[in-house]
Context: one part of a larger RNA
C1' cells in the first nucleotide's frame, strides 16, 4: 500500500411531509387620480433592528354594528397595563393622514432648498404656524383695443398610473421558399396615441339572382372549396344555412318665423294670417350670420299650392267684428336623473344531531365488544387510522351602516302633442364631393379582364327624367339612395375579490421568489439576478456537577425517542478514518 469485512467520521441524495406554487371552474369586480393616485422616503412602540400596521390625533382617534373573555402583531423577555360600565378582534362609516411622487408657488441631484399675498402666535421686525399662488382647453363677466387680439376675475375640464383585452398612427428581421430577389414570416415583434369595462361595428348608396332577403357583433357549416400564388413556398374568401343575441334613431338641406349686421327702398307705396272698416308704416324687400319651428325617404322622401277626410283645449300674429287657426301654452301619452320605503344579494356573524368500554401502546382516532346520529359518511384537526373530541359539514337564522340588483310610489327635468288620402311637378334631398387620369395602399385577390374601399396628385359632375352598385365595359333588368351624426345585447380579457376543483409539482420540482425576493449579489448604465424548507405530540431546548480560557466533551434530567439537543427527521454515494483478516 492493496483488498474485504466491521464500526465511525463526513456529506445531504432518497423516502415521508408541505407553509408554495400551477391549471381550470362558476360567481363578482372590471377602473384609480388635483377632495393629489399608482408608488415611495422618512418617521410612530417604555425597553424595537426588520417584517407587518399606523402617519406629528402616527402599534393609532370617533360613530355605528357584530362578537363575548380574554388582550397589549410576527416575537419570546424584562417593565407596566387594558377588559362583563363588554375590551382585543371582525365589519360598515367617518375623522387625522409628515416628506416625494402627475406634483402644480419657484428652484432641484425624487423625498430637499427657497418665496410671494392673506391670516395668525392680543405679534413692529426676525422667527413660527395656517390658508393660497403651476399649466393647458374650455364657459361666463370686466377691462383695453378700430380689428386682430391681449389682459383680469370666476367656474368646469385635463394631466398621471393600469395585468391582459381594444380602436388607430408607425412598423422589422431571424425564418419558409431546402440558395434568393417577387412572395413569406406579417400587418407579426416592437414603438406611439386614444377609449371603456368593454372596445370596434352598425341600421344598407348592402347582399341576392329574375326566388328572395332585411342593421352590427360573435359561434357553426358552407372550405382548405371558390379563388389567389417565382400558379414555387404559401395564402385563403363570400354568399347561404344553423344558432347566440335583438333596436332603433338624430340630423343637414327647402320652406316659415325671431335676432343681429349689410344693401336696396321715398310715397296710391308693394307690408302688416283673410274679409270689411280704421290705424301703423324705414314698415318692405335682397343677401349673410344665430337661433326657434319644419324635416328624414326608396312600394322614393319632404317642402309649397290646392281640395277632401279628420283631430282634446286655449290660442299671440295693429285695432273692432266676423273667419281660419300658425307660434305658443295646456291636458292626455311616452322617457326619466333622484327620493322614499319594500325585497333579494353582497360587506361581520349565528344555530347546527350522534361514545362509551376494554387491550396494546408514549399517546388511541388503531384491534375487541356493545351503542347512537344522519338533509350532516364533504373537509381539516386532533400525541398513531375519529361520522358520533375540536373546527366544520347538510339545513336555517341574521346588518345599524355601506354597496349592487330589482318591482313599486313620488318625480326635477326631457320627449310627444297629431295625422292620412288626391291633385299640381314649383323647390329641397349632405362638393373640390362623386368620377376620371397618374402614382400607392387596403380587399383571401402579387396589376391582373380587376370590380369594390382608401390615401396622394392634376382634373371635376349631376339633385329623382337625379345618382350608386351587381367582379373591366355596354344594354335590358334587378338592388340600393354615397358625400353628417349617435346606438344597448350576444363578443375579448383577468391586475384584482368569493367559492370550488385537479389521473398539476412537492423543495435541483412547481412562480425567479414555500424561508423578510425580484431580495443578497453583479453591473457606470439599461439590465441580469441566486442560494435558502422539516428537532418534538409537547420546549418537556438539557437546572444541577465534573474537565476545559472556550468551543466542546462527560454524569445528571426531559423525552417514546437525544444515535431527535437546536450545524436538530429519515441520513445513500462520493470522500476520510479506526479495527480485524488475507496479499505484497
Nucleotide at each position: 500500500g492493496g483488498c474485504a469485512c466491521a464500526c465511525g467520521g463526513u456529506g445531504g441524495a432518497u423516502g415521508c411531509c408541505u407553509a408554495g406554487g400551477c391549471g381550470c371552474c362558476a360567481a363578482g369586480a372590471g377602473c384609480c387620480g388635483a377632495a393629489g393616485a399608482a408608488g415611495g422616503a422618512c418617521g410612530g412602540g417604555g425597553c424595537g433592528a426588520a417584517c407587518g400596521c399606523c402617519g406629528a390625533u402616527a402599534c393609532g382617534c370617533c360613530a355605528c354594528g357584530g362578537g363575548g373573555a380574554g388582550c397589549c402583531g410576527u416575537a419570546a423577555g424584562c417593565g407596566g397595563g387594558c377588559u362583563g360600565a363588554g375590551a382585543u378582534c371582525c365589519g360598515u362609516g367617518g375623522a387625522u393622514g409628515u416628506c416625494c411622487g402627475a406634483a402644480u408657488g419657484g428652484g432641484g441631484g425624487a423625498a430637499c432648498c427657497c418665496g410671494c399675498u392673506g391670516g395668525u402666535g392680543g405679534g413692529a421686525a426676525g422667527c413660527g404656524c395656517c390658508a393660497g399662488c403651476a399649466g393647458c382647453u374650455u364657459g361666463a363677466g370686466g377691462c383695453c383695443g378700430a380689428a386682430a387680439g391681449g389682459u383680469c376675475u370666476u367656474g368646469a375640464g385635463c394631466g398621471g398610473g393600469g395585468a391582459a383585452c381594444c380602436g388607430g398612427g408607425g412598423g422589422a428581421a431571424g425564418u419558409g421558399a431546402a440558395a434568393c430577389a417577387u412572395c413569406u414570416c406579417a400587418g407579426u415583434a416592437c414603438c406611439c396615441c386614444g377609449a371603456g369595462g368593454a372596445a370596434g361595428a352598425g341600421a344598407a348608396a348592402g347582399c341576392a339572382a329574375c326566388c328572395g332577403c332585411g342593421a352590427u357583433u360573435c359561434c357553426g357549416u358552407g372550405a382548405g372549396u371558390a379563388g389567389u400564388g417565382g400558379c414555387g413556398a404559401g395564402c385563403g374568401a363570400a354568399a347561404g344555412c344553423g344558432g347566440a343575441g335583438g333596436a332603433g334613431c338624430c340630423u343637414a338641406a327647402a320652406c316659415c318665423g325671431c335676432a343681429u349686421g349689410c344693401g336696396u327702398g321715398u310715397g296710391a307705396a308693394a307690408g302688416g294670417c283673410u274679409g270689411c272698416a280704421g290705424c301703423c308704416g324705414u314698415u318692405g324687400c335682397g343677401c349673410a350670420u344665430g337661433c326657434g319651428g319644419g324635416g328624414u325617404a326608396g312600394a322614393g322622401g319632404g317642402g309649397c299650392u290646392g281640395u277632401u277626410u279628420g283631430u282634446g283645449g286655449c290660442g299671440a300674429g295693429c285695432u273692432g267684428c266676423a273667419g281660419g287657426g300658425u307660434a305658443g301654452c295646456c291636458a292626455g301619452c311616452c322617457c326619466g336623473a333622484g327620493u322614499g320605503g319594500g325585497a333579494g344579494c353582497g360587506u361581520a356573524g349565528g344555530a347546527g344531531a350522534a361514545c362509551g368500554g376494554u387491550c396494546u401502546g408514549g399517546g388511541a382516532a388503531g384491534g375487541c365488544c356493545g351503542g347512537c346520529c344522519a338533509g350532516a359518511g364533504a373537509c381539516g384537526g386532533u400525541g398513531a387510522g375519529a361520522g358520533c373530541c375540536c373546527g366544520g359539514u347538510a339545513u336555517c337564522c341574521g346588518a345599524a351602516a355601506c354597496g349592487c340588483u330589482u318591482g313599486c310610489a313620488c318625480g326635477a327635468g326631457g320627449g310627444u302633442g297629431g295625422a292620412a288620402a288626391c291633385a299640381g311637378a314649383c323647390c329641397c334631398c349632405g362638393a373640390g364631393u362623386a368620377c376620371u387620369g397618374c402614382g400607392g395602399g387596403a380587399c383571401a385577390c402579387g396589376a391582373g379582364g380587376a370590380a369594390u374601399c382608401c390615401c396622394g396628385u392634376a382634373g371635376g359632375a349631376a339633385u329623382c327624367u337625379g345618382g350608386g352598385a351587381g367582379g373591366a365595359c355596354c344594354a335590358c333588368c334587378u338592388c340600393c339612395u354615397a358625400a353628417g351624426g349617435c346606438u344597448a345585447a350576444a363578443u375579448a380579457c383577468u391586475c384584482c375579490u368569493u367559492g370550488g376543483c385537479g389521473a398539476c409539482c412537492g423543495a435541483u420540482a412547481g412562480u425567479g421568489a414555500a424561508c423578510c425576493a425580484g431580495u443578497a449579489c453583479c453591473g457606470u448604465g439599461a439590465g441580469g439576478g441566486a442560494a435558502a424548507g422539516g428537532u418534538g405530540a409537547a420546549a418537556a431546548g438539557g437546572a444541577c456537577c465534573g474537565c476545559g480560557g472556550g468551543a466542546g466533551c462527560g454524569g445528571a434530567g426531559u423525552g417514546a425517542a437525544a444515535g431527535a439537543g437546536a450545524a436538530c427527521c429519515u441520513g445513500a454515494a462520493a470522500c476520510c478514518g479506526u479495527g480485524u483478516g488475507c496479499c505484497u